[in-house]
Context: one part of a larger RNA
Molecule: large-subunit ribosomal RNA, half A
Organism: Trichocoleus sp. FACHB-262
RNA sequence: GGCUGAUGGUGGAUACCUAGGCACACAGAGGCGAAGAAGGACGUGGUUACCGACGAUACGCUCCGGGGAGUUGGAAGCAGGCAGUGAUCCGGAGAUUUCCGAAUGGGGCAACCCUAUGUACGGCCAUCUGAAUCCAUAGGAUGGUGCGAGCGAACGCAGCGAAUUGAAACAUCUUAGUAGCUGUAGGAAGAGAAAGAAAACUCGAUUCCCCUAGUAGCGGCGAGCGAAGCGGGAAGAGCCUAAACCAAAGAGCAUGCUCUUUGGGGUUGUGGGACAGCGACAUGGAAUCUAGCGGCUAGACGAAGCACUUGAGAGGUGCACCAGAGGAGGUAAGAGUCCUGUAGUCGAAAGCUUAAAGAUACUAGCUGAAUCCCGAGUAGGCCGGGGCACGUGAAAUCCCGGUUGAAUCCGCGAGGACCACCUCGUAAGGCUAAAUACUCCUGUGUGACCGAUAGUGAACGAGUACCGCGAGGGAAAGGUGAAAAGAACCCCGGGAGGGGAGUGAAAUAGAACAUGAAACCAUCAGCUUACAAGCAAUCGAAGCCCGAUUAAACGGGUAACGGUGUGCCUGUUGAAGAAUGAGCCGGCGACUUAUAGGCAGUGGCAGAUUAAGGCGAGAAUGCCGAAGUCAAAGCGAAAGCGAGUCUGAAAAGGGCGAAUAAGUCACUGUUUAUAGACCCGAACCCGGGUGAUCUAACCAUGUCCAGGAUGAAGCUUGGGUAACACCAAGUGGAGGUCCGAACCGACCGAUGUUGAAAAAUCGGCGGAUGAGGUGUGGUUAGGGGUGAAAUGCCAAUCGAACCCGGAGCUAGCUGGUUCUCCCCGAAAUGUGUUGAGGCGCAGCGGUAACGAUUAUAGGCGGGGGGUAAAGCACUGUUUCGGUGCGGGCUGCGAGAGCGGUACCAAAUCGAGACAAACUCAGAAUACCCGUUGAACACGUUGCCAGUGAGACAGUGGGGGAUAAGCUCCAUUGUCGAAAGGGAAACAGCCCAGACCACCAGCUAAGGCCCCCAAAUUGUCACUAAGUGAUAAAGGAGGUGGAAUUGCCGAGACAACCAGGAGGUUUGCCUAGAAGCAGCCAUCCUUAAAAGAGUGCGUAAUAGCUCACUGGUCAAGCGAUUCUGCGCCGAAAAUGAACGGGGCUAAGUGACAUGCCGAAGCUGUGGGAUUAAUAAAUUAAUCGGUAGGGGAGCGUUCCGUAGUAGUGAGAAGUACUAGCGAGAGCAGGUAUGGACGAAGCGGAAGUGAGAAUGUCGGCUUGAGUAGCGCAAACAUUGGUGAGAAUCCAAUGCCCUGAAAUCCCAAGGGUUCCUCCGGAAGGCUCGUCCACGGAGGGUUAGUCAGGACCUAAGGCGAGGCUGAGAAGCGUAGUCGAUGGACAAUCGGUCAACAUUCCGAUACUGAUGAUGGAUAGUGCAGAGGGACGGAGAAGGCUAGGCCAGCCGGAUGUUGGUUACCGGUUCAAGUGUCCGAGGUGAUGAGGAGCGGUGAAAACGCUCUGAGCUGAGGCAUGAGUACGAGGGUCUACGGACCCGAAGUGGUUGAAGUCAGGCUUCCUAGAAAAGCUCUAAGCACGAUAAUCCAUGAUUACCUGUACCCGAAACCGACACAGGUGGGAUGGUUGAGAAUACCCAAGGGCGC
Repeated sequence: GGCUGAUGGUGGAUACCUAGGCACACAGAGGCGAAGAAGGACGUGGUUACCGACGAUACGCUCCGGGGAGUUGGAAGCAGGCAGUGAUCCGGAGAUUUCCGAAUGGGGCAACCCUAUGUACGGCCAUCUGAAUCCAUAGGAUGGUGCGAGCGAACGCAGCGAAUUGAAACAUCUUAGUAGCUGUAGGAAGAGAAAGAAAACUCGAUUCCCCUAGUAGCGGCGAGCGAAGCGGGAAGAGCCUAAACCAAAGAGCAUGCUCUUUGGGGUUGUGGGACAGCGACAUGGAAUCUAGCGGCUAGACGAAGCACUUGAGAGGUGCACCAGAGGAGGUAAGAGUCCUGUAGUCGAAAGCUUAAAGAUACUAGCUGAAUCCCGAGUAGGCCGGGGCACGUGAAAUCCCGGUUGAAUCCGCGAGGACCACCUCGUAAGGCUAAAUACUCCUGUGUGACCGAUAGUGAACGAGUACCGCGAGGGAAAGGUGAAAAGAACCCCGGGAGGGGAGUGAAAUAGAACAUGAAACCAUCAGCUUACAAGCAAUCGAAGCCCGAUUAAACGGGUAACGGUGUGCCUGUUGAAGAAUGAGCCGGCGACUUAUAGGCAGUGGCAGAUUAAGGCGAGAAUGCCGAAGUCAAAGCGAAAGCGAGUCUGAAAAGGGCGAAUAAGUCACUGUUUAUAGACCCGAACCCGGGUGAUCUAACCAUGUCCAGGAUGAAGCUUGGGUAACACCAAGUGGAGGUCCGAACCGACCGAUGUUGAAAAAUCGGCGGAUGAGGUGUGGUUAGGGGUGAAAUGCCAAUCGAACCCGGAGCUAGCUGGUUCUCCCCGAAAUGUGUUGAGGCGCAGCGGUAACGAUUAUAGGCGGGGGGUAAAGCACUGUUUCGGUGCGGGCUGCGAGAGCGGUACCAAAUCGAGACAAACUCAGAAUACCCGUUGAACACGUUGCCAGUGAGACAGUGGGGGAUAAGCUCCAUUGUCGAAAGGGAAACAGCCCAGACCACCAGCUAAGGCCCCCAAAUUGUCACUAAGUGAUAAAGGAGGUGGAAUUGCCGAGACAACCAGGAGGUUUGCCUAGAAGCAGCCAUCCUUAAAAGAGUGCGUAAUAGCUCACUGGUCAAGCGAUUCUGCGCCGAAAAUGAACGGGGCUAAGUGACAUGCCGAAGCUGUGGGAUUAAUAAAUUAAUCGGUAGGGGAGCGUUCCGUAGUAGUGAGAAGUACUAGCGAGAGCAGGUAUGGACGAAGCGGAAGUGAGAAUGUCGGCUUGAGUAGCGCAAACAUUGGUGAGAAUCCAAUGCCCUGAAAUCCCAAGGGUUCCUCCGGAAGGCUCGUCCACGGAGGGUUAGUCAGGACCUAAGGCGAGGCUGAGAAGCGUAGUCGAUGGACAAUCGGUCAACAUUCCGAUACUGAUGAUGGAUAGUGCAGAGGGACGGAGAAGGCUAGGCCAGCCGGAUGUUGGUUACCGGUUCAAGUGUCCGAGGUGAUGAGGAGCGGUGAAAACGCUCUGAGCUGAGGCAUGAGUACGAGGGUCUACGGACCCGAAGUGGUUGAAGUCAGGCUUCCUAGAAAAGCUCUAAGCACGAUAAUCCAUGAUUACCUGUACCCGAAACCGACACAGGUGGGAUGGUUGAGAAUACCCAAGGGCGC
């Protein structure tokens, strides 16, 4: 380390529970609101953060009723109260009810500000006014009224109106008039009393249900869409006007008519009414009022049990009782009799509601037929649309826009174009309950609904925490116990935590609390493990240890050693695959439901059956209900005919029928269709909204840019010219100029890349007065904006943002799809396809019924064929030879022509070949027919599928290269879907098809030396190469065999000895060429033999050698061909080409005999299926993916069931040697502490290991990476349980145009003090920006409001628009701008221009004194403005000196060192640089329409402004330093000097001056004011003095950051102001003051 056991931890599954949900039923209610709603904000308690309640009368007030003992909410405690003089509590009616919100006096950033009483706006009424325009009207003003406005879940009606999708594409069509947006109403809405439906013996408003009917129809006649009448039911209800005519009043004029108003009249289609005549006072209901049985909103009474047992009794045992009450809940556990209650019976001061009833108003006829009336820009037509089921169609009917345009009862409309006849109705005005739809809400009740991953998102302070700018998104989280009896006291410990004690039935119920599974982590024990290689098991098998109620031929734990053995799933031709998925465990997680068909089964009836609805106490399974549906007759396109009919001339034939006759209604199963339709999954499309805090552009208003350089125009002076021009010097200060910080950017490199950072850091880099940067406020919005243009940017998102919705879009695609057993069992082919990974039909499978011995392997008999092979007769190709037409070349010839030919060559002959698209001929197989034929198959029909990617091997072919583990066919096999044996291992090869068991036997392929079962078997050969145990062309005296041929005792072959000569150096050629560079020739001689020479060699010779010959030796020696087995050829990357050892056979060939060898076959036993049989039994069968069929197990809930069982212990959990073929089922033990079966039936949210599933828990990685700028720490002391980290001191180090100080934005208590140390802090912690408690922010002058306006917003009236809304005038808001009054010092732990002291200023009020005409509307001035540049004055600040003090040292004194040497606003002022001004300050007069100002003119003639200085303020101020006390934090006291020089800003003079072109806000405060209008002499205004008075908001703290924006105590980002010294041009750089830090390992 492993396995096992025991005991724990962690964790929160399981079972039990329910406080909360879900779905319905029956009733009620169906609105609330200007009398201020819904919804909120802020408050209210003795103590109060939250929820609930309430509202300044604030955990509540008053009255009436109920009720009767405690009470002060959840929610304890403490404190203090109330209550039989009736509290708390319940019901009814009142009072109060802050602020926001329709929000309504004005404004606004909701819950606030201003103002000071205003119902804002609209409507209605009244009055008064009043334009263009005479009357009038529009409009306006005032008063009144209190009508509208806003909110709310679904349902209704109406306006606008998509897209995904389906059509396997798509456009008409569909989705769908759906989603959505909008308007508006009611408790319902809408419709509605026929210009109807229809076609019979007609019906008689509307609405809804059933049916008609998936019919008639519509429809790229595709996908799909889809009525109506009748019939059966629910409900039931009818009315009012216009007109004719009459009357009255008024008006008009053509003076007898017309018009208007009011009243009467009148309302219909067998036409009605007016009109004329006659006659009558009934009836009715829906309107309004009164009244009101009853009901609702609190309640009251209400039967009957005890004992023992137990922690507790309601259970059990024993003995009783009630019941118009045995519903339910509670009580320490199952309670009719304990409690609350239940059945039943009663009950209301007050409010609401209501049947019957009454009252008021309204409400009828008959006859006549002359005249009159009976709804007009209407009906209808045409054009264009819409809607009707109906898509323009033959298209009626209905509606809209445009354009036309009737009739009046002898009329008009409709009956699906239209016409005629007939029938029905009476348009162009209106009202109308019920039956129907829905449920935000109240009450009661129910559930084969859920039970904490379920059920609402939410059982719990949930639309909360949290995320997002926003629209919007959106969790997790239940259980101590009967009762807190919640652990006094002791011990360890700083605490946390624990051990005792105690409580309790139980503490392993101890608050991290009931049960307490698994992953995971431990402790202890038994066995085992350090020579051993692998899916980790399984089958065997020693040793060691152990057990005792399932049992003795026993069981358990461990497991040395041996045999076999490449996970699971998916998906594939094929996976151990290095193809997919899963870290592990637990929970959840996928074929459902409705409707309509098909088929099968079961049941009822024989024709079957009801639907809606009704009855009923009824959410009944009961009883009615025949409308309707199916069947009972078919055929035909139909008319139609009918056991027949159609076709046809047909009495023919043929088709479909009848004969041969059963359906129907339910239920169940399966399948199909329509619906999301097995589950999860897009990218898209469309609708309505939310976003310009990022970023792009623009608008308005502010602000920023150290320093240095260059030196344009112009000007001046000098020169120069007739005058210009021109030149020089100076001056000047231009510029998308130059260098370079801040600032803005982002070219290069490195680092970083699970970062410090979701874009940065470091070192360099570009621009840096401009098309510059930046702040604040605003505008532009997705089919869009913006874009110096990159498809860039529009909130870390951009070829079309984000959010929600249509929506469960669609997905011919991928993944996943959960218990068991039994039977059968495929396909990867054909054909069609916008088809190719999809689908249809066929093929192949299953199942059920039927059929007949049909079908088949095999045997026998009979057939046709044109393939293989073959052949060349045809068609073509083809080699040689013979003959050779014709042609070429050539000779002769004037030509005709005649010859020649070693050229080509038709045709033909001979020989030899080739062919998928050649065949004179022609197999084997295959196929067809007949007959025979066992197991078994076969056929037909219905229903249910899957498959339509195939792979390899053999054979025959095509393509390719006679390549491919290639590709395409045919055919067979295997795999696929097949295990076993063999081939080392190895889907497709060989053998062989696994129902189960067996420590039995025989074989197949293949094997028999060992691994490894069986022959070291036999015989004959071969091989020597480890060939065997990889390979070619090619090569080789390897070796065996066979054959042919030559030489050879007349002596071969090899070896050795010897010869190998002469002509001649042949000739030629050559410098030379002599056998041997080359060319020609290649003879002769001597000989046993010897080439004009086989090779080596030389410059050429020479030399060596060969051929050839002799000798020695001695018997075989050569050559060629075929063949067996070998050899070389033979180089790749870890060692790898017998499986290894090893083998000379254990290799190779042949023959032979044995044996081994499989899940094959056999044997024995058992199971199942099918068939047969009367049965016993027998026979055959039982591999299996997709798929079909059959039979079962288990889970939750329901009935039986208030059951059996159960505190003497249920469910659950853990362990366990029983039973079953399996899913599974029992029994026992422990834990647990309250439920709960079996059996028989029923219903389903019914079974998980995989879906990169989902939620939770727990591992691994790993004590690993890391601990976020290298500005730096060290020592001593203190505190403390504990100190690198806290505090103090000392030293050191860092920043210092910041890492300092002050504001704005933003944040929102982080500020200060005390206490604490769980968590947060990347370590620690005694510390903190952390937790707890307490405290802290003081304004007339600072900032904002009570003042103003910019961009822009809103916007009375108004204009426009389907609606929602859009624009905009007057106005009103809106700072980033204009206007506007305070300074110094001191003080708290924490605030100060705010408090205090001193000294000021601004406004208002009234007083006193004085003066005299104004104020408002209105009009004017002014406010009032750009860039750049230059010079000067002054000041802040700096420096130096002087002066004062100190310490040390020295003292005789000075020098040197350190520190200090400071002061505002305001007021005054003869000071004052400068600006402006003689081109006229200031003043006076005049002018135009002109009052002032302005402007112009005339006269006069020097002011006006201004920083600053000085004085005062101002000394008991401040002040270095010194002293006293101290609790060490601090408090108090004394107090010197307090001058000069120099430098010097970007501040100020200055809103100035100069210059340039791009020509540079508005309004108010302020000043002036005639005429006009209004007010005003009872008042008002101004000046002076001294009094009094002055509202709201902010004010703490951080602010280049640990407090803001970046998820963080984050190396990033963040606007403005102040900014010292030395160096230096400088705000660069380096170092340092003040100040702050040393970066939280």